[in-house]
Molecule: c-di-GMP-I-GGC riboswitch aptamer
Organism: Bacillota bacterium
RNA sequence: CUCCGAAAAGGCAAACCCACUGAAAAGCGGGGGCGCAAAGCUACGGGUCUAAAAUCGCAAGGGCGGACAUGGUUUUUGCCGUUUAAUCGGCAAACACGUUUGUGCGGUUAAGAUCGCCGAGUUACCGAAG
Numbered sequence: 001c002u003c004c005g006a007a008a009a010g011g012c013a014a015a016c017c018c019a020c021u022g023a024a025a026a027g028c029g030g031g032g033g034c035g036c037a038a039a040g041c042u043a044c045g046g047g048u049c050u051a052a053a054a055u056c057g058c059a060a061g062g063g064c065g066g067a068c069a070u071g072g073u074u075u076u077u078g079c080c081g082u083u084u085a086a087u088c089g090g091c092a093a094a095c096a097c098g099u100u101u102g103u104g105c106g107g108u109u110a111a112g113a114u115c116g117c118c119g120a121g122u123u124a125c126c127g128a129a130g
Base pairs, nucleotide, nucleotide: 003130004127005126011036012035016031017030018029020027021026034116040122041121042120044119045118046117047114048113049112050111053109054108055107056106057105058104059103061101062100063099064098065097066095075094076093077092078091079090080089081088
């Protein structure tokens, strides 16, 4: 000096509680103490967590449209009026589809969090045995 972890002194502080910050994960301060020899520091690699924002999907709705198809007209039904009738106009309800909007649920992502998940980097107190 390195591995290592007996002793002593000191150090850190999980869950939980209180206050604050944050959308959340979580952070910060106080109490608390499960543990920790790097549970000091750095989010660099992997993992895990969050998803307000963005984006995609689904569900039930709200608003607007009624395109396209056809030789031409027409979303459907009902009622009222009009017409000989087709029709035209009005009102109400419904709806394939398109579009738009917010809500709920789910996925993905920018991003964020975690060094007390693992690895990496870096710094460090004490010194018994080996």